This is a predicted structure of an 80-nucleotide RNA (transfer RNA) from an uncultured Clostridia bacterium. It was read from a public genome assembly.
RNA sequence: GCGGAUGUGGCGGAAUUGGCAGACGCACUAGGUUUAGGUCCUAGCGAGAAAUCGUGGGGGGUCAAGUCCCUUCAUCCGUA
Numbered sequence: 001g002c003g004g005a006u007g008u009g010g011c012g013g014a015a016u017u018g019g020c021a022g023a024c025g026c027a028c029u030a031g032g033u034u035u036a037g038g039u040c041c042u043a044g045c046g047a048g049a050a051a052u053c054g055u056g057g058g059g060g061g062u063c064a065a066g067u068c069c070c071u072u073c074a075u076c077c078g079u080a
Base pairs, nucleotide, nucleotide: 001079002078003077004076005075006074007073010026011025012024019063028044029043030042031041032040046053047052056072057071058070059069060068
């Protein structure tokens, strides 16, 4: 250089054929239980004051995109 794979909340990781993004688990926070801690139970847990925005970055097409198209970045694999 060429070819391929992967990229989603703090972490892991789902999302059938494009149709409510973040299921589920872990971690964390608050409360209950306990003398206390653990276990267990309940609620919460991306950004923002809100409207809204949020799938590595940018753009396109679509009524509608994590998913399709173009481009770009990072990591990994193969190859001369």